[in-house]
RNA sequence: GCCUCCAUAGCUCAGCGGUAGAGCGUCCGGCUGUUAACCGGCAGGUCAUAAGUUCGAAUCUUAUUGGAGGCG
Numbered sequence: 001g002c003c004u005c006c007a008u009a010g011c012u013c014a015g016c017g018g019u020a021g022a023g024c025g026u027c028c029g030g031c032u033g034u035u036a037a038c039c040g041g042c043a044g045g046u047c048a049u050a051a052g053u054u055c056g057a058a059u060c061u062u063a064u065u066g067g068a069g070g071c072g
Stems, first nucleotide, its partner, number of pairs: 001071007010024004018055001027041004048064005
């Protein structure tokens, strides 16, 4: 220098162009003599950044940034 893949909640990851989700964690509550375990619930996201396509984009296109791998 070129190519491929990845970037979504605190962490690990889902997510057919049509309301962004799960598990774990935090917090609150239940249960218990207490803690742990178990059960219930809430909160938590500018979907890496910017543009484009579209009635509508996490999803498609382009560029950029960061990470991983490959080739030279």
Molecule: transfer RNA
Organism: Absicoccus porci